[in-house]
RNA sequence: GGCACACCUGGCGAAAGUCAGGGCCGCAAAGUGACGGGUCUACAGUCAGCAGAAUGCUGACCAGGAUGGCCGCACUACCGAA
Numbered sequence: 001g002g003c004a005c006a007c008c009u010g011g012c013g014a015a016a017g018u019c020a021g022g023g024c025c026g027c028a029a030a031g032u033g034a035c036g037g038g039u040c041u042a043c044a045g046u047c048a049g050c051a052g053a054a055u056g057c058u059g060a061c062c063a064g065g066a067u068g069g070c071c072g073c074a075c076u077a078c079c080g081a082a
Stems, first nucleotide, its partner, number of pairs: 002027002007022006025069001031075003035072003038067003043064001045061006
C1' cells in the first nucleotide's frame, strides 16, 4: 500500500442475500471459482390438512437461490525491505 464485519443510506430480490456509498470488526490470499461437505433461505414445485366458486390459507419436504469473511479443493498473485 490492499480488502472491509456490525451498523447507516440508497438500488435489486419472495427470502436468504447482494450491489453502490459511508463505516472499520477483523483478514497475509478477507484475490478468483459454488466442484465436494456445511450452513442460510423456500419464489416455483410436490405432498398433507383446512376451506371450497377460486389462481385461497396452514404445515412438511425440496435448490433451479445464497454464502469464497464456514471448510476442503482448484486456479492466480503487485511494489518495497530483510
Predicted 3D model of an 82-nucleotide RNA (c-di-GMP-I riboswitch aptamer) from a soil metagenome. The sequence is in RNAcentral, with records from MGnify. Its mean pLDDT, the model's own confidence on a scale to 100, is 85.